[in-house]
Background: The RNA shown here (small-subunit ribosomal RNA) has 1400 nucleotides and comes from a metagenome. It matches the Rfam family "Bacterial small subunit ribosomal RNA".

RNA sequence: CGCGUGGGCAAUUUGCCCUGAAGCCCGGAAUAACGCCGAGAAAUCGGCGCUAAUGCCGGAUGUGAUUUCCGAGUGGCAUCACUUGGAUCUUAAAGCCGGGGACCGCAAGGCCUGGCACUUCUGGAUGAGCCCGCGACCUAUCAGCUAGUUGGUGAGGUAACGGCCCACCAAGGCUAAGACGGGUAGCUGGUCUGAGAGGACGACCAGCCACACUGGAACUGAGACACGGUCCAGACACCUACGGGUGGCAGCAGUCGAGAAUUUUUCACAAUGGGCGCAAGCCUGAUGGAGCGACGCCGCGUGGGGGAUGAAUGGCUUCGGCCCGUAAACCCCUGUCAUUCGCGAGCAAUUGUUGCGACCUAACACGUCGCAGCUUGAUAGUAGCGGAAGAGGAAGGGACGGCUAACUCUGUGCCAGCAGCCGCGGUAAUACAGAGGUCCCAAGCGUUGUUCGGAUUCACUGGGCGUAAAGGGUGCGUAGGCGGUCGGGCAAGUCUGAUGUGAAAGCCCCGAGCUCAACUCGGAAAUGGCAUCGGGAACUGCCCGGCUAGAGGAGUGGAGGGGGGAUUGGAAUUCUCGGUGUAGCAGAGAAAUGCGUAGAUAUCGAGAGGAACACCCGUGGCGAAGGCAAAUCCCUGGACACCUCCUGACGCUGAGGCACGAAAGCUAGGGGAGCAAACAGGAUUAGAUACCCUGGUAGUCCUAGCCCUAAACGGCGCACGUUUGCUGUAAGCGGAUUCGACCCCGCUUGUGGCGAAGCUAACGCGUUAAACGUGCCGCCUGGGGAGUACGGCCGCAAGGUUAAAACUCAAAGAAAUUGACGGGGGCCUGCACAAGCGGUGGAGUAUGUGGCUUAAUUCGAUCAACGCGAAGAACCUUACCUGGCCUUGACAUGCAAGUAGUAGAACCCUGAAAGGGGGACGAGGUAGCAAUACCAGCUUGCACAGGUGCUGCAUGGCUGUCGUCAGCUCGUGUCGUGAGAUGUUGGGUUAAGUCCCGCAACGAGCGCAACCCCUGCGUCCUGUUGCCAACCGAUCGCAAGAUCGGCGCACUCUGGACGGACUGCCCCGCUCUAACGGGGAGGAAGGUGGGGAUGACGUCAAGUCAGUAUGGCCCUUACGGCCAGGGCUGCACACGUACUACAAUGCCCGGCACAGAGGGACGCAAAUCCGUAAGGUGGAGCAAAUCCCUAAAACCGGGCUCAGUUCAGAUUGUCGUCUGCAACUCGACGACAUGAAGCUGGAAUCGCUAGUAACGGCGCAUCAGCUACGGCGCCGUGAAUACGUUCCCAGGCCUUGUACACACCGCCCGUCACAUCAUGAAAGCCGGUUGUACCCGAAGUCGCCCUUUAUCUGGUGCCGAAGGUAUGGCUGGUGAUUGGGAUGAAGUCGGAACAAGGUA
Repeated sequence: CGCGUGGGCAAUUUGCCCUGAAGCCCGGAAUAACGCCGAGAAAUCGGCGCUAAUGCCGGAUGUGAUUUCCGAGUGGCAUCACUUGGAUCUUAAAGCCGGGGACCGCAAGGCCUGGCACUUCUGGAUGAGCCCGCGACCUAUCAGCUAGUUGGUGAGGUAACGGCCCACCAAGGCUAAGACGGGUAGCUGGUCUGAGAGGACGACCAGCCACACUGGAACUGAGACACGGUCCAGACACCUACGGGUGGCAGCAGUCGAGAAUUUUUCACAAUGGGCGCAAGCCUGAUGGAGCGACGCCGCGUGGGGGAUGAAUGGCUUCGGCCCGUAAACCCCUGUCAUUCGCGAGCAAUUGUUGCGACCUAACACGUCGCAGCUUGAUAGUAGCGGAAGAGGAAGGGACGGCUAACUCUGUGCCAGCAGCCGCGGUAAUACAGAGGUCCCAAGCGUUGUUCGGAUUCACUGGGCGUAAAGGGUGCGUAGGCGGUCGGGCAAGUCUGAUGUGAAAGCCCCGAGCUCAACUCGGAAAUGGCAUCGGGAACUGCCCGGCUAGAGGAGUGGAGGGGGGAUUGGAAUUCUCGGUGUAGCAGAGAAAUGCGUAGAUAUCGAGAGGAACACCCGUGGCGAAGGCAAAUCCCUGGACACCUCCUGACGCUGAGGCACGAAAGCUAGGGGAGCAAACAGGAUUAGAUACCCUGGUAGUCCUAGCCCUAAACGGCGCACGUUUGCUGUAAGCGGAUUCGACCCCGCUUGUGGCGAAGCUAACGCGUUAAACGUGCCGCCUGGGGAGUACGGCCGCAAGGUUAAAACUCAAAGAAAUUGACGGGGGCCUGCACAAGCGGUGGAGUAUGUGGCUUAAUUCGAUCAACGCGAAGAACCUUACCUGGCCUUGACAUGCAAGUAGUAGAACCCUGAAAGGGGGACGAGGUAGCAAUACCAGCUUGCACAGGUGCUGCAUGGCUGUCGUCAGCUCGUGUCGUGAGAUGUUGGGUUAAGUCCCGCAACGAGCGCAACCCCUGCGUCCUGUUGCCAACCGAUCGCAAGAUCGGCGCACUCUGGACGGACUGCCCCGCUCUAACGGGGAGGAAGGUGGGGAUGACGUCAAGUCAGUAUGGCCCUUACGGCCAGGGCUGCACACGUACUACAAUGCCCGGCACAGAGGGACGCAAAUCCGUAAGGUGGAGCAAAUCCCUAAAACCGGGCUCAGUUCAGAUUGUCGUCUGCAACUCGACGACAUGAAGCUGGAAUCGCUAGUAACGGCGCAUCAGCUACGGCGCCGUGAAUACGUUCCCAGGCCUUGUACACACCGCCCGUCACAUCAUGAAAGCCGGUUGUACCCGAAGUCGCCCUUUAUCUGGUGCCGAAGGUAUGGCUGGUGAUUGGGAUGAAGUCGGAACAAGGUA
């Protein structure tokens, strides 16, 4: 107790049905229908009158039943139940339909008989009612609920028990195992999912319940408080004559509304079932069928075979081809479904009737059974079968970036759009859109929603809590959970057997029927459950009795900042008084505020007062934690050790509860030395409400009381047991030893370090576990919102505790790895600093850039651009601008057509030229005998050319930079779950990852070094154009000697080939060594001799589409081409790089000496002469070791004498020279004249360590010339300095931190402003729901009264729905304003965090 499941009723009932027993007698009075009259719009109603029954009433009988009483027996469950005997009270009934032999009767009929009905009772079956155990949602931000409440007695009521109802009495009853309240929900068999355990659900079908417009109520009845009955109230709808009535599709169809969405106003009772009936039969929107819907499940088709010119269209293309693709066409077949024609079911068994037979019987009635004939089909002319024709009528949807199976083109250009998550789209999109192709399903395919799964992601199976979310701040302890050992008993749990139940359907299995399947049917199994009975006693539990290993007690002892109270002490700070003493003190990065001549600081003495207790002090001690530190005394808690003894499981944990609980804070009263929030001042700073400084109040201290939080941390709950070790330390005990101790050895307790197994994501933990186990408690479940809001509780307040949601994100987080970075550390290197020398930055000029200007001042390049691309801008170059022109084009190739004095072309006109127009003269090649054809040419047209137009962020190539820095990697092995590590780290050493040693590494590669070139020494070869020592000759000269020629190749030199240098030798040092370092010898050269070339893996989307190449895009009478002129040279300015100077180490004049490397034919040019010179003239020689172009500084002599000069040379004027078609814009050089700024350069900054810097000249490329003072080379002269690595910069290695990885130019926080969204509060306002009190009170049951007595009606009382008034609770909506929150490409202000984040 509505449902499920299992029980109970000894507390009950049950129409129809079955069984059994008995009966069915005699009477009576009415009333509908109906007739007449009347009221009403209607619904309907009233009056009078007649009549029947299986309707109603009276009487009889009483098997039986009921009441009461007395016995007997049986059984049980406490009240008791059943059977039986006797007495007693009350109490029944009705007819209808057939058949009939005897008998009676005029007949009806009686009578007999059969069937149905009726009455009483017993039993059964079925159904129902009541009671109980167990089971099944969320919420504690619902913790207390309850007055008929709980119980008793008595009466009432019911079929029946019962506070079910009433009177009285008592004060109970329920609750943390969740009462009461709130929200939600019909329950179940089952369904979906899942490996299962579970989770979600409760459509169809079946069982139970509930409801039938809403609320209330009873009547009738076996059964209802009744879907298609009654009464009342209410809402709604309809009718109305306005008086009054009527209605209830949550039955089947159907309509409307709402909605994302759910069908026909169909056929039939043929079957199955139901009601009534003796039956025929009637009724049946139950049911059986059909219809609609791809809504689901199942089956089938849309064809099969052959067919390569691999057709065409389409798509792609590397232009070759490839794909669609045997796909199509075409040929040969087949005939499912659909179409058409024909045939054509099963579901049918009954029932009824006729005939026959059997049984029953007096009976050929009736009834029952059997056989035969006839009769019944909604579906439906359906299923099915047969014939016919023709591949004919029949394929779509989604996807193709990954997950996930399937790729290309075009368009678009962070747009349009896609998106389940990650994410695509900013000009080459497999991600958008379209197309081709492909993949997956297929009469479906996708989307959306929902459930389960995956999710061991609420973890029973099956999770966690040191750092990811998560151990309560700590203890004591209640309930609860769990609990040592031995024996006995019981049998609640538990195990086992049996019985009952666990409906059917469903699921699974076996079988059968529709052609198969879906579907249906039969059987079997299962239904982990519940109940009852029997058995067992190991474990748990309960009871009893023991034990001592857990726990506790007694005794002895030592240790300790354990707690509370009282008292005492010294050092120091500050202050007060006094002495000495004088100008500062204090403070800081530097200062200032502050104190001080009214005497500070300093120093001495005395005093006052408060707070804290130096050294000892220790990963030492104690405590539960918070916490505890001078000393002494008193009171007091705990732990530990030792030794025996005692109790006998007394234990562990612990939700609630109680107590304690740092600091800060609060209340009251004290106290106040120092320190010190707030505050004030001074600094710092862009600011500085900070960091620093000077002051300074609460507070810090005490007493009493609150608060109750913390990174209350070992970030590790408590207890017990088990599991290798080493080594400290505190306390105690024992052993050995000693005279006695210490050291030493052992045990226990505590507290540390390192580590085994094991554990762990890793880090790490590791007998003090984070190992292995057990028990109990607390807690977690993505980040943010938020430990917030609301509500509750606590608090004086501050606040604490408990604790959400909306919304939002695709992460948040842990540990470790590799890098990068650090205003982290260590080591090291570099012209990085330092030490030096010379510059730049100041001046003038040159040159490049920015800016400005401009018609144009073409473009690119910004640490790594800026004397760069450009090794030559007057035209050209040239890409820019203006103007004039050309259009198959200045140049290439192809096709077609046309043309014949063609190609070419002097010359003429126009014009700035280009171009345009004309044009005397005037050809050629190939084939062919030739005609002719073709080529070449021109014109026209088409393909195309052309583009310094864009994209270096589509690219190749090349280059810059880090950086000539010493690094970057690989194979195998080993370690790690892995990313990765090791090697490459370490100790030395080096210029070097150079080498050595060590080492879980051993080797190797790219880099380093070396090999290559130049240069420095030697040897050999070579011998002209080079060389000339010796020799010869010639010339000159007094001579020395010079020049020339020859011989010659010795020397120099040219060009080649070799040698040489390797730490090889000696000494010393280093760690015994080694590598190596220092020194030395020898040597031309010494420790890579000097220089060059050589640039690892990579970084910077670095630079270059304008050097060339190149994808894509763009232009095509122009963004192409030609020409003239202009511009690139423009000038208020700014910057870079240079030159020349500012002078005396100089300048000027004169004299005089010595190179190297190069160049030279459209060239270099000698001698000579002219010119002041630039230059001219001239033309010897030279295609060059032959000839030419060629030194300056230096040195010698003289002048200048410190001045804007005899410095400096800009600017300007005039005159010239040269190149060139042409020097106006816009060349160089020369001469004369002019003679500017500038007297060594602010902040800052560059180069260089030796043949270097600095200084001096020479050559070359480009080039007609040149703006070259630039660039690339060459030689000459030729220094100074380096203590050293603190600092700046750059780099390398190791290490450390990290919230960075676009990697610090990183990341990231908060206010403010703007926009959007959700939400809290809020004076109130509007709903819903519910409680309490009161008012009113319908119908109706019950009671009472009246009346009749047969009732009804009437009156009245209690209860009583709806309604009303008042006041509460809970809950929802809305609300000016307000609070915070979230989100939002480029807002403002700062810079809090991440590195020592610049104050950890």